Predicted 3D model of RNase P RNA and transfer RNA as a complex of 416 nucleotides.
RNA sequence: UGAGAUAGUUGUGCGCCUGCGGGAAAGAAAUUUCACGAGGAAAGUCCGAGCUUCGCGUAGCGUAGUGCCGGUUAACGGCCGGUGGAGGCGACUCUAAGGAAAGUGCAACAGAAAAUAACCGCAACUUAGUUUGUAAGGAUGAAAAGGCGAGGUAAGAGCUCACCGUCCCUUCGGUAACGCGGGGAGCAGUGUAAACCCCACUUGAAGCAAGAUAGGAGUGUGCAAAAUACGGAGCUAUGACGGGCACACUUGUUUUAUUCGCUUGAGCCGUGCAGUAAUGUACGGCCUAGAUAGAUAGGCGCAUUAAAUGACAGAACUCGGCUUACAGACUGUCUCAAUAU
RNA sequence: GGCCCCAUAGUUCAAGGGAUAGAACGGAAGUUUCCUAAACUUUAAAUCCAGGUUCGAGUCCUGGUGGGGCUACCU
Numbered sequence: 001u002g003a004g005a006u007a008g009u010u011g012u013g014c015g016c017c018u019g020c021g022g023g024a025a026a027g028a029a030a031u032u033u034c035a036c037g038a039g040g041a042a043a044g045u046c047c048g049a050g051c052u053u054c055g056c057g058u059a060g061c062g063u064a065g066u067g068c069c070g071g072u073u074a075a076c077g078g079c080c081g082g083u084g085g086a087g088g089c090g091a092c093u094c095u096a097a098g099g100a101a102a103g104u105g106c107a108a109c110a111g112a113a114a115a116u117a118a119c120c121g122c123a124a125c126u127u128a129g130u131u132u133g134u135a136a137g138g139a140u141g142a143a144a145a146g147g148c149g150a151g152g153u154a155a156g157a158g159c160u161c162a163c164c165g166u167c168c169c170u171u172c173g174g175u176a177a178c179g180c181g182g183g184g185a186g187c188a189g190u191g192u193a194a195a196c197c198c199c200a201c202u203u204g205a206a207g208c209a210a211g212a213u214a215g216g217a218g219u220g221u222g223c224a225a226a227a228u229a230c231g232g233a234g235c236u237a238u239g240a241c242g243g244g245c246a247c248a249c250u251u252g253u254u255u256u257a258u259u260c261g262c263u264u265g266a267g268c269c270g271u272g273c274a275g276u277a278a279u280g281u282a283c284g285g286c287c288u289a290g291a292u293a294g295a296u297a298g299g300c301g302c303a304u305u306a307a308a309u310g311a312c313a314g315a316a317c318u319c320g321g322c323u324u325a326c327a328g329a330c331u332g333u334c335u336c337a338a339u340a341u
Numbered sequence: 342g343g344c345c346c347c348a349u350a351g352u353u354c355a356a357g358g359g360a361u362a363g364a365a366c367g368g369a370a371g372u373u374u375c376c377u378a379a380a381c382u383u384u385a386a387a388u389c390c391a392g393g394u395u396c397g398a399g400u401c402c403u404g405g406u407g408g409g410g411c412u413a414c415c416u
Stems, first nucleotide, its partner, number of pairs: 001337010012303007020037002023034004039312001043323002046321005051207004056239006064202004068082005083097001084095004098198002103196002105192003119138002121134004125129001146164002149161003165187001166185005172179002211260002214416003217250005230242002267286008342412007351366004359396001368384005389405005
């Protein structure tokens, strides 16, 4: 200098004028004043929780999900670290990665055969047979019965042997996945579980239009009498409980609907400590939208800037993640190649 | 706001993991006719997009895109 890898940051700031939203204060009121007012993804709604209702619990079944090991967390299918595998010269990246020897299914076409292998070939003979042996070689296919070499044989073959691969046992290291080494077994039994399934673990359902509260309208059911019956949130069993003091349900969605739920929260910022890290913890500081047809806008000026008019995009109960979208600008670390010193 | 479902020729629908993706209606060309219709023959036309699993994906899995449905007794 060129080509890359990876981890991130930012997404203008301040002031004035006119408005909007909810809040606080002042005022008899009109109104005035004060501070605050969208995001890193507020999005998709893909996971996991809080919270709420279904009256409460236990066990089993079912359903659904997850699937190498360890850690982290309120929890997770997330995250962090590691192992094995795959890719790259490398920095580094990707990985739904248990079981196919429990069982079932499927493997089109081609091919003799797709899993109890004999079509051609190679050999044998009781020599031309619808015989026997044989998996070296050919041919088909995505896949053909461990690979390669030597011995051996009628011809062949793990039939035997060396090396490699596989499986089993095991020393040592590691919490573990697993790694390294040693020994043994000649080793028929392919692939597919993001096919059914098996194993292990987890799992009740619905969702703030949940639901509570004040008032109101309509409809329906029940009419029992003390326990052998009835009731419940997928089923079954069971425990306990409840029991007329009513209980259950809702036409319209062209309308926008009391109040609460509603925003102080597994909260945010900074520093230190523990840890490789995710994360945890201590101290200090901060309060930062809460609408219900839905506010967060328009104009001007100054500053920074390469430019600032510019990207993706707008809260709707709240968090933790994931995924997807994103103009422009910026930073750290590392790799490879070439040249120069 | 929340919860679900669907996507295959122009339209309506098929298709057990095995492709050259099928049918009807419609379109185009031709035959027939003086011309048209009808009839007959031929023909064009599609798996929403991107990855993954598999020998092989319209079908299975994941993520996007687009469309549709359900959801409040009243104030």
It holds a member of the Rfam family "Bacterial RNase P class A". The family's RNA type in Rfam is ribozyme.